A computed fold for an 85-nucleotide RNA from a Desulfobacteraceae bacterium, annotated as c-di-GMP-I riboswitch aptamer.
RNA sequence: AUCAGAUAAAUGCAAGGCUGUCGAAAGGCAGCGGCGCAACGCCAAGGAUCUAAAGCGGAAUUACAAUGAUCGCCGGGCUGCCGAA
Repeated sequence: AUCAGAUAAAUGCAAGGCUGUCGAAAGGCAGCGGCGCAACGCCAAGGAUCUAAAGCGGAAUUACAAUGAUCGCCGGGCUGCCGAA
């Protein structure tokens, strides 16, 4: 250094929920909080999933539908802490 990851140590992140706020919604942001995670750091480019405003079809309460969202859904790319086997 690479691969790998411990009943190690020091760190880091922050689920659900509540409050406020943005948004049509999914969901995002901030505070409290802590389910968990060794990349649960970043990237929405591949796949998957969620929402359906506009649009379009319809007699209709509805169907289609991403340019919206999710990296804590998977894979991939890039970067990083520690020192036992």
It matches the Rfam family "c-di-GMP-I riboswitch aptamer". Rfam describes the family as follows. GEMM was predicted in a large-scale screen for bacterial structured RNA regulatory elements. The model forms 100% of the base pairs in the Rfam consensus. The sequence was found by an Rfam model in a public genome assembly.